[in-house]
Model confidence (mean pLDDT): 81 of 100.
A computed fold for a 345-nucleotide part of an RNA from a moss metagenome, annotated as small-subunit ribosomal RNA, central domain.
RNAcentral holds the full RNA, with entries from SILVA.
Its Rfam family is "Bacterial small subunit ribosomal RNA". Gene Ontology terms of the family: structural constituent of ribosome and ribosome.
Context: one part of a larger RNA
Parts: sequence; C1' cells; structure tokens
RNA sequence: CUGGGCGUAAAGGGCAAGUAGGUGGUUUGUUAUGUUUAAAUAAAAGUCUAAAGAGCAACUUUAUAUAAUUAUUUUUAUACUGAUAAACUAGAGUAUAAUAGAGGCCUGUUGCACUUCCAGUGGAGAGGUAAAAUACGUAAAUAUUGUAGAGACAUUCAAUAGGUGAAAACGACUAACCAUAUUAUUACUGACACUGAGAGGCAAAAGCAUGGGUAUCAAACAGGAUUAGAUACCCUGGUAGUCCAUGCUGUGACUUGAUGAGUAUUAAGUAUUAAAUAAAAAUUUAGUAUUUAAGCUAACGCGAAAAUACUCCGCCUGGGAACUACGACCGCAAGGUUGAAACUC
Repeated sequence: CUGGGCGUAAAGGGCAAGUAGGUGGUUUGUUAUGUUUAAAUAAAAGUCUAAAGAGCAACUUUAUAUAAUUAUUUUUAUACUGAUAAACUAGAGUAUAAUAGAGGCCUGUUGCACUUCCAGUGGAGAGGUAAAAUACGUAAAUAUUGUAGAGACAUUCAAUAGGUGAAAACGACUAACCAUAUUAUUACUGACACUGAGAGGCAAAAGCAUGGGUAUCAAACAGGAUUAGAUACCCUGGUAGUCCAUGCUGUGACUUGAUGAGUAUUAAGUAUUAAAUAAAAAUUUAGUAUUUAAGCUAACGCGAAAAUACUCCGCCUGGGAACUACGACCGCAAGGUUGAAACUC
C1' cells in the first nucleotide's frame, strides 16, 4: 500500500456557508466516452520447458510456450454510464396565509440587593472563626432613618423531560432593523441537488494593545492564624482582571451524544413543544425526551441507530520519546498551526 476500522480500546475536523473535485431524480430521441461482440497484427533477440552440438560449463541450434486477463487498428451491441437535444415533477427552491421562539444587532427604560458620599438618631463595641487574631471604631464605628450618585447584575418566581441558534452560545421590559424554523393551501421555477480538499468567515474563558470605567468579586501581593514547616486550605485587606468601545489571539473545562454531513427503509408504547383538522376522543406533519421488538455490539449498551444500504469529507495503524526538536507559516507578545527521528520497552 491493501485490508480493517473511528460511542467507551488508536481514530469525527470546535462550527457552518461555499470554490475545485467526487456523487447525483423520472421519460424519450441521437451519439457511442467508459462498457460489450468479433477479427487482424504484436519482427528478430531475450525468458520458460524439452531435445541436440562444442569433452563439461558459459555458449550455439531446433521445437513448443510465454510476454498477451495487455496494446493498437477495424468491427458489433446500446441495458447501464458519459455527452447532447427535448420534456416531466416525487428532490430542491420561490410566492401566499398563519404561527413559534432566552436567534442576532442596536435604542430607551425598569427592578431588587450590594457598596459609597452627606445628614439625623444613638453611644461602645463591631467584625470574623472550630477557636482566635490582624484590619475597623469616642477623630463617633457597627446598627437604624432619610436624600443623592455611580457601577455591575438580570439572581428569586415564571422555569423545565421546555424553547431558539451552525456551533460558540442565548434568560428583566420596550421600539426599530436583520435572519431562521414549522404548518396549510393552491400557484410558479424545473434537478437548480448532496458532500466538500484548499482559501476565506464565525468561534467560551483566560490573555494582549489603545482609550474609558471600576460597585462587587478577586490571580499576584501584604498582614493575621494554623503548623515541625505552611511560599496552602481559614480570616482581614487588596492590584491586574471582571464591565464598555475598537482591534488582536484562535485555544478548548465546555467543545461531548467522547457518536461528521446528507438521502432512503424499518415493529410497538408513553410523555411533551409548535402548528393543522376536529364537537370530543383523536389523527397528521415537524421537533424533543423516554421504555422497548427485530437487528447490531467484545461487552456495556444502541434501538428516527451504534440497525439495513448508498454518496462525499475528515481521521487511525503498538507504548514512550512527543500536543516535543528542526524548518516553514501566523502572532505585538504569550504562543498557535503543521510535525519527525535517534534511542528505549
């Protein structure tokens, strides 16, 4: 390489949209690329087998085979495949009428708590812990009442077997804009489809750059405890950061269903979301869960799939060395992507 695999053993790309490429619905005609039929040719030498010759051998000669399940040329068939012409509506899409939602972006507003400033009351503690102490307080704290300002949050309830989004993710109210899905009905386009290397785009938190903001919490740091020690766990403080704007980074606790995308088929039950029909029971379509039949699996288990099949992409090939080295590319940096070998078991 082939073969075989990728839920848990090595292995599904973080995610979708999309270029090249690969694959692709129904009918008819033409053609004849692949495919199919038949024929001709494929020198000599070489090689294989069997003989003969030179004393043996290399070597030489003769005969058969091989090369040839192939290639070229001509020819034949037209089911499939390709090309081409014409048509179709079951895939896909558009229009129309409804509906759904924490989908995105942005505007304005609201609410509880926390903290802070100022003022009143009041007068010794308060805070914290297993117990304490540091820190706070007669320069009036803690507590309590009132006014004011700011930041952050959207916690409680609604609320979940729920919903939306491609994933990351999304949860107060409100207006605008953008996008999506589902259902129903007729009408329209007429294969416009699926997948998708590379390139580009989006992508939690932390981090970086510039400028704002800074209430809470809180790496670092300081102090108090604990301890043999305590660079920790506990306590008092506390700066980056946490928030906003604009760029960068491009990873992954999460990513994960450790399960790529799409199409078709497959026995039942229960719950639930959105819609349609219906007086009701219920039925249908599209999801989300949960029991299980057949089947599959090493087993666990899966069971709208991990079954039965097909198309396309990604990835794996003993453990370590190694999410490393070198090189290249990207980045302000931190680092990222790609990614070996010696050696060793």